[in-house]
Molecule: transfer RNA
Organism: Candidatus Omnitrophota bacterium
RNA sequence: CGGGGGGUAGCGCAGUCCGGCUUAGCGCACUUGAAUGGGGUUCAAGGGGCCGAGAGUUCAAAUCUCUCUCCCCCGA
Numbered sequence: 001c002g003g004g005g006g007g008u009a010g011c012g013c014a015g016u017c018c019g020g021c022u023u024a025g026c027g028c029a030c031u032u033g034a035a036u037g038g039g040g041u042u043c044a045a046g047g048g049g050c051c052g053a054g055a056g057u058u059c060a061a062a063u064c065u066c067u068c069u070c071c072c073c074c075g076a
Base pairs, nucleotide, nucleotide: 001075002074003073004072005071006070007069010028011027012026013025020059030046031045032044033043034042035041052068053067054066055065056064
């Protein structure tokens, strides 16, 4: 330098295909409560993200387009 993939809650991931049907869900973790003498464990309830940054298209964007940025892979 060329090509491809990715950046969504503390961590890991889904959602992008065919924009909307609740525009954000799952596991672990966290908080509170109960069971237990306590721990572990189980059960119940709860909090947290507006989707890497900016701009554009649209009635409407995590999802489409453009630019930038970071990470990974392949090639040179």